[in-house]
């Protein structure tokens, strides 16, 4: 430097759900809680997915389109990192 994660050590994170706060929503923060995770550490660069305040189409309060929003626990990529083995 690269590959691997069967066993072990130090430990770490925390899904659903509940409470509360923020947000138009998707979703997020905090506390409780553990389904899982060897990057479930960080970054929206690429693809996907979700939402649609505002904007656009529309006769319309219908309906549709739209990301500067969201998701890193959807996949890829980039950066960084613990232990053990090779």
């Nucleotide at each position: 430097a690269c590959c691997u994660g069967a066993a072990a050590a130090u430990g770490g994170c925390a899904a659903a759900c509940c409470u509360u706060c923020c947000g138009a929503a998707a979703g997020g923060g905090a506390g409780g809680g553990a389904c899982g995770c060897a990057a479930a550490g960080u970054c929206a660069c690429c693809g996907g997915u979700c939402u649609a305040c505002g904007g656009g189409a529309g006769a319309a309060c219908a309906u549709c389109c739209u990301a500067g929003g969201a998701u890193a626990g959807c996949g890829g990529g980039a950066c960084c990192g613990c232990c053990a083995g090779g």
A computed fold for an 86-nucleotide RNA from a Nitrospirales bacterium, annotated as c-di-GMP-I riboswitch aptamer. NCBI's taxonomy places the organism under Bacteria, Pseudomonadati, Nitrospirota, Nitrospiria, Nitrospirales. It matches the Rfam family "c-di-GMP-I riboswitch aptamer". From the family's description: GEMM was predicted in a large-scale screen for bacterial structured RNA regulatory elements. Its mean pLDDT, the model's own confidence on a scale to 100, is 89.